[in-house]
RNA sequence: CGAGCAGGUCGGGUAGUCGCGGAUGCCGGCUUUCGCCGGCAGACGAGGAAAGUCCGGGCUCCACAGGGCAGGGUGCUGGGUAACGCCCAGCGAGGGUGAUCUCAGGGAAAGUGCCACAGAAACAUACCGCCUGUCACUUCCGGCUCAGGUUCGCUGUUCCUUGUGAGCGGCGAGCCGAGGUCAGGGCAGGUAAGGGUGAAAAGGUGGUGUAAGAGACCACCGGCAACCGGGUGACCGGUUGGCCAGGCAAACCCCACCCGGAGCAAGGCCAAAUAGGAGAGCGAUGACGUGGCCCGCCGAGCUCUCGGGUUGGCCGCUAGAGGUGAAGGGUAACCUUCAUCCAAGAUAGAUGACUACCCUCGACAGAACCCGGCUUAUAGACCUGCUCGCCUU
Repeated sequence: CGAGCAGGUCGGGUAGUCGCGGAUGCCGGCUUUCGCCGGCAGACGAGGAAAGUCCGGGCUCCACAGGGCAGGGUGCUGGGUAACGCCCAGCGAGGGUGAUCUCAGGGAAAGUGCCACAGAAACAUACCGCCUGUCACUUCCGGCUCAGGUUCGCUGUUCCUUGUGAGCGGCGAGCCGAGGUCAGGGCAGGUAAGGGUGAAAAGGUGGUGUAAGAGACCACCGGCAACCGGGUGACCGGUUGGCCAGGCAAACCCCACCCGGAGCAAGGCCAAAUAGGAGAGCGAUGACGUGGCCCGCCGAGCUCUCGGGUUGGCCGCUAGAGGUGAAGGGUAACCUUCAUCCAAGAUAGAUGACUACCCUCGACAGAACCCGGCUUAUAGACCUGCUCGCCUU
């Protein structure tokens, strides 16, 4: 310098004017007070996601002895936290040269189920192939062997008619071919090496071995179990052993742990309103039944439901698992202590408009009970650490 990885910060600025919101202070008015109304003043007044409402908690009401069943959720290990499905640090597997990234990552020898298409077979099968035995046929075709015959070439020897002669042999090649044997066929079995199918095919590779084969045996590797060592643990390393058990649990299921429901329109108070009624249930130290008990009946009162009325105000409501700084502990998430600060709270719902100047010309988007997370959207700017490549000194 280039390419990248990880983490963090900011999210136009300054000044002025006008406006809006709720508090505070002062002044004035009303009111017995509490307070209400008006004016003025100086401060304060959206976010990193206020969003989606996905997860977890606080708070509130309802329900609730305990335990279990059902249902739902989570799922490597250790830690953090109020809690979590979040965060941190690790382990394992996979990707990348690397910084680093991704993973719903418990159990498949408890049981059940599924594994499309293809394939013989998706978990115990045999399609082709390989091998053994047996039966039948030997008709054709094929391989091997071969008695014999015949043709050609080379060659030895004998004969006489001396020739491109004849006979008897040898060697080589070809053809014909009785027979034998093998294979091809049926049946019975062995095999899981090889072929083929598939996302996946019975641990992998090589050798020994075998009729052919096979963890049948051997070496190395993978997996499993036991033991030893290290680690809090997930797990890692070593030794030994037997000889191997397909995949899917975001299929049922098993195991471990967790989980009551509804939500600020929660919920409470005041004012206003009205009519009180209808139904159901409970029902006293009560009344009645000659009444002490049972029982019957009446019944103040209470609860629930239906129907009717009201629908204004206040609280909840923002000081909190709070922010900032320092010190200490911890690899970190985070925790502890001290100091310091107070920073929206509306209810038809405020946070805006204009002017001037500047710049890199400004994205996504706006509270509604609060908090911790996750996810999604986001113009641009800045900072820190690290990796790889090239160059220079």
Molecule: Bacterial RNase P class A
Organism: Candidatus Fermentithermobacillaceae bacterium